Background:
Predicted 3D model of a 539-nucleotide part of an RNA (large-subunit ribosomal RNA, domain I) from Levilinea saccharolytica. Its mean pLDDT, the model's own confidence on a scale to 100, is 81. Rfam family: Bacterial large subunit ribosomal RNA. Its family is annotated with ribosome and structural constituent of ribosome in the Gene Ontology.

[in-house]
Context: one part of a larger RNA
RNA sequence: GGCUUACGGUGGAUGCCUUGGCACCAAGUGCCGAUGAAGGACGUGGGUCACUGCGAAAAGCCUCGGGGAGCCGUGAACAGGCGUUAUAUCCGGGGAUGUCCGAAUGGGGAAACCCGCCGAAAGGCAUCGUUAGCUGAAUAUAUAGGCUAACGAAGGGAACCUGGGGAACUGAAACAUCUAAGUACCCAGAGGAAAAGAGAUUAUUCCCUCAGUAGUGGCGAGCGAACGGGGAACAGCCCAAACCAUUGCGGCUUGCCGUAGUGGGGUUGUAGGGCCCAGCAUUGUGGAGUUACAAAAUGAGCGGUUAGUGGAAAGGUGUGGGAAAGCCUACCAAAGAGGGUGACAGUCCCGUACACGAAAAUCGAUCAUCUCCCGCUGGGUACCUGAGUACUGCCGGGCACGCUAAUCCGGCAGGAAUCUAGGGAGUCCACUCUCUAAGGCUAAAUACACUUGGUGACCGAUAGUGAACAAGUACCGUGAGGGAAAGGUGAAAAGUACCCCUGUUAGGGGAGUGAAAUAGAACCUGAAACCGUAAGCCU
Numbered sequence: 001g002g003c004u005u006a007c008g009g010u011g012g013a014u015g016c017c018u019u020g021g022c023a024c025c026a027a028g029u030g031c032c033g034a035u036g037a038a039g040g041a042c043g044u045g046g047g048u049c050a051c052u053g054c055g056a057a058a059a060g061c062c063u064c065g066g067g068g069a070g071c072c073g074u075g076a077a078c079a080g081g082c083g084u085u086a087u088a089u090c091c092g093g094g095g096a097u098g099u100c101c102g103a104a105u106g107g108g109g110a111a112a113c114c115c116g117c118c119g120a121a122a123g124g125c126a127u128c129g130u131u132a133g134c135u136g137a138a139u140a141u142a143u144a145g146g147c148u149a150a151c152g153a154a155g156g157g158a159a160c161c162u163g164g165g166g167a168a169c170u171g172a173a174a175c176a177u178c179u180a181a182g183u184a185c186c187c188a189g190a191g192g193a194a195a196a197g198a199g200a201u202u203a204u205u206c207c208c209u210c211a212g213u214a215g216u217g218g219c220g221a222g223c224g225a226a227c228g229g230g231g232a233a234c235a236g237c238c239c240a241a242a243c244c245a246u247u248g249c250g251g252c253u254u255g256c257c258g259u260a261g262u263g264g265g266g267u268u269g270u271a272g273g274g275c276c277c278a279g280c281a282u283u284g285u286g287g288a289g290u291u292a293c294a295a296a297a298u299g300a301g302c303g304g305u306u307a308g309u310g311g312a313a314a315g316g317u318g319u320g321g322g323a324a325a326g327c328c329u330a331c332c333a334a335a336g337a338g339g340g341u342g343a344c345a346g347u348c349c350c351g352u353a354c355a356c357g358a359a360a361a362u363c364g365a366u367c368a369u370c371u372c373c374c375g376c377u378g379g380g381u382a383c384c385u386g387a388g389u390a391c392u393g394c395c396g397g398g399c400a401c402g403c404u405a406a407u408c409c410g411g412c413a414g415g416a417a418u419c420u421a422g423g424g425a426g427u428c429c430a431c432u433c434u435c436u437a438a439g440g441c442u443a444a445a446u447a448c449a450c451u452u453g454g455u456g457a458c459c460g461a462u463a464g465u466g467a468a469c470a471a472g473u474a475c476c477g478u479g480a481g482g483g484a485a486a487g488g489u490g491a492a493a494a495g496u497a498c499c500c501c502u503g504u505u506a507g508g509g510g511a512g513u514g515a516a517a518u519a520g521a522a523c524c525u526g527a528a529a530c531c532g533u534a535a536g537c538c539u
Base pairs, nucleotide, nucleotide: 001538002537003536004535005534006533007532008531009530015524016488017487020459021458022456023455024454025453026452027451028450029449030448031156032155039101040100041099042055043054044053046078049075050074051073061095062094063093064092065091066090070082071081072080106115107114108113116125117124118123127153128152129151130150131149132148133147134146135145160191161189162188163187164186165185171178175218205232206231207230208229209228215223216222236441237440238439239386243264244263245262246261247260248259249258250257251256252255269419271385272384273383274381275380276379277378278377279376280375284374286373287372288371289370297369298368299367300366302364303363304362305361306360308356309355310354314329315328316327317326330347331346332336338350339349340348391414392413393412394411395410396409397408401426421436422435423434424433425432475482476481495523498510499509500508501507
C1' cells in the first nucleotide's frame, strides 16, 4: 500500500406519512367605487420580531340570535387577568368607529408628505357633463362669459365578452401569393354574463352529427363549410309614417301654412294600416303584468342561504410501554362513509343514516293588494309603410370560398322605385317560389370565476401550485421584471434534575426520562460515493 471482515463517521437516497396541491362533477352565487373602491403606508398587544385581525373607539365597540365551560389569535412561553348556568371566549346577522396614501377631489407634491380658506365645532371647499335658476360684455334686443343649486360621471376587476387597431418567428423542407392568424399584443367599452335575435332569412345561442365530406388552394403547404338529421333551451314585442287633437314659436292673406313638441292612432307580406260608407257586437265568472312587450310598491305564508341541534349499540380475558390485535360472550344498524384515540374500534371521541332549527339580513317561486288593456266583417279610396338608402362602376375587406362570384360591410363617383312597388333563391336571363331592407328592445339554453359539497386506476416534498414551512417571502435587478431553498423527536416534552471532563453558553462521560436516546432537538427510516478504527491475509 492492497484485499476481506467487523464497527463507526459523513451524507441524505429509499421506505412510510401528509397539514398542501391538481382535475372533474353538482348546487349556489357573481360586479366593487365620491356613503371614498381595489391596493397599500403607518400604527394597534403587559412586554411584541413576523404572520393574522383591527384603526387613535385600533387582536377590538354596540346590538340581535346561536352556543355553554372554559378563555385572553398563531409561531410560543411568561406575567397578569376574565368567565363557570348565563352579558366569558367563540360562531352567525345587523350596526358603530374606520389615521394617512390611493380615482384622490381645497392647492401643491419626489404616494402614504407640505401649505391653505370658511366655520365655535362637526364639517365643507377639485374637474367635467346634464338640468334649472340668478346674472351678464364687445352691441340696443340678445349671445358668449360668470355665479349658484340638484343629479350624474370618474377609478378598479383573475378569467370570460364586444368593438377599434393588429404583427413576426414559423410552415411551405428556400421564398413572394398563402400560412402562422384576425393569433399574440395595444386601445375603448360593457356585464354577471356579454354578444346575437323575431325573416327584404348565411345566421338567435350552444352541443353531437353531417365531415376532414363538398369545396377552396403558388390546386403547394394548407384552409375547410353548408343543406339535412339528433338534442339543450324556447317568447315574443315596441316605434317612425298616414290620420285626429293640442301646446310653443314664426309667417302672413286672421284662419290657414311652416316648424319644434305632446297625446291618441298604428306596426304588416295569405300584405297591413289610415280615411269614408254599411252591418254586427259590447264591462265580466274577461285578459295581461314587474327580464322585453307601461310602471311602482306593500304584505302573506312557503322554500333556500348566512350560526346551529338531537342522533343507536361492549364487556371480560390476556400479550404488550400502550389494545383498537388474539380468545370468550353480547349488542346496534334508515348509522359497517370517513377521521381520531399509545398497534388494526360499527358499539371510546368527532361523526355517519335519519330527523329538526333563525331574532336579523338576503334570495326564489307562488298568492293577495295593486297596475294596465278592451272589437269584428264587407265595400270604396290610393293617403302611409324607414333615401344620399337600395342599386350600378372601380377598389378594399369579410364570408371555408385567394375569383367569372352570389350574399354581407366599407371608400370614391354616380344614383332609384313607392305595392300595378321592392329584395332574394351562388355570375346572368326567363319563369316560378319566397320574403318586405334602409328604426329599436328582448329571458333561457352558452363562456368564465368564486363559494359550498362530493369524487379521483391524480401527486406525495427534485413530485404536486413558484409557494405543504415568515412565499410572490429571502435574494437579484436603476427598472420593467426575475425569483428560490426549506416538511417528519416522541404516544405524551416526560425536551436529560444532579455530578464529572474542559478556556468553554462547544462537545462529551455518568445519572435520570422513555418501549426505544445509534428517538437528544444537526432528532423516523438512514442506501451509495467519500473518510476512519480494529483484526486477518498478501506484498